[in-house]
Molecule: Bacterial RNase P class A
Organism: Pelotomaculum sp. PtaU1.Bin035
């Protein structure tokens, strides 16, 4: 000083003046409406994000429902650990990528069975395979070389393909092969270290393709619709007519099936008709909560304890105008029940390390 890697911060500031939305306290008792119920001044106090997006995942909370078992379905797959849960975090081990810091991982089984592996190639069935070859015996010939024949030997040598039933090298052999040896990889065993997933030593026969991101099988989890979920309050209408089933042997909830439970003075289903001003409140944010150079245990996620704090609840939908000044001249972008993560957008600052050059 350049190229990276791997975190952390911020998201334009500060000050006047008006103006929006909630709360909170004080006045006021007026105004709208058929009710229910809205609505006003003044005074504090507070108001979009790191991702509010996307709707991929867990949940909480409501119902269905009083509440269950299995079946099938769906999900996730290496170890152990966190968490309310997870497909998320931490930390690890295996493999894989990068000179490295570091990054990825769809990592369970292929002797449980079933598929499929085009083409090329002799061949791509769990034992398959001879195209070109090498070799041995015979015979013949243009005779230091060729040719034929042999249900004779090979699979070591080339080609072919992503792969050729372990590999490299040595020996041995007629020619060759784990045929034998060394060294490696696989597989089995024994022994050690580790909670584990794997890691290390021996020894041994010499060798049991790939693919599960194909079907499948294991192992573990798993109701179901969702805030337009629900609950209450109120005002009119005609809480209407008819028909079929049917009342505990039956129908009728409970995503699909059965088991099994509740309901059943019903109930479920079809046709006909009418009335609506379809209104108000509530759920609605004090939480699996923020913040701390707080203490303690942990490599770490995190966990407990101690201070301190209220910090958005709209509903045709709030935060905007002006004006001076600062300056990194501000990108990406606005809450609708809440929160834990993930993926995607994207502008400044600052930090750690790793690798090159240059200089002391």
């Nucleotide at each position: 000083u350049g190229a990276g890697u791997a975190a952390a911060u911020c998201a334009g500031g500060u000050g006047a003046u008006c103006g929006c939305g909630g709360g909170c306290g004080u006045c006021g008792g007026g105004c709208c409406g058929a009710a229910a119920g809205g609505u006003g001044a003044c005074g504090c106090c507070u108001g979009a994000g790191g991702a509010a997006a996307g709707u991929c995942c867990g949940a909480g909370c409501u119902c269905c429902a009083u509440a269950g078992g299995g079946c099938a379905g769906g999900g996730u797959g290496c170890u152990g650990g966190g968490u309310a849960a997870c497909a998320c975090c931490c930390a690890g081990u295996g493999g894989g990528g990068g000179c490295g810091a570091c990054c990825c991982u769809a990592a369970g089984g292929a002797u449980a069975g079933u598929g499929c592996c085009a083409c090329a190639g002799a061949a791509a069935u769990g034992c398959a395979g001879a195209c070109c070859g090498c070799c041995c015996a015979c015979a013949c010939u243009u005779c230091u070389a060729g040719u034929g024949u042999g249900c004779g030997g090979c699979a070591a040598g080339g080609a072919u393909g992503g792969a050729a039933c372990g590999g490299u090298g040595c020996g041995g052999u007629a020619a060759g092969a784990g045929c034998g040896c060394a060294c490696c990889a696989g597989c089995g065993g024994c022994c050690g270290g580790g909670c584990g997933a794997c890691c290390g030593g021996c020894c041994g026969g010499c060798u049991a393709g790939g693919u599960a991101a194909a079907c499948c099988c294991c192992a573990c989890c798993u109701g179901g619709a969702g805030c337009a979920a629900g609950a209450c309050c109120g005002a009119a209408u005609a809480g209407g007519g008819g028909a079929a089933u049917g009342u505990u042997u039956g129908c009728g909830g409970c995503g699909g099936c059965c088991c099994g439970u509740c309901g059943u003075u019903a109930g479920u289903u079809c046709c006909c008709g009418g009335g609506u001003u379809a209104g108000g409140u509530c759920g609605c944010u004090u939480g699996a909560g923020g913040c701390g150079u707080g203490c303690u245990g942990g490599c770490a996620a995190c966990a407990g304890c101690c201070g301190u704090c209220c910090c958005a609840g709209a509903u045709a939908g709030a935060u905007g105008a002006u004006c001076a000044c600062c300056c990194a001249c501000g990108a990406c972008a606005g809450a609708a029940c809440u929160c834990g993560g993930c993926u995607u957008a994207c502008g400044a600052u600052u930090u750690u390390c790793u690798c090159g050059c240059u200089u002391u």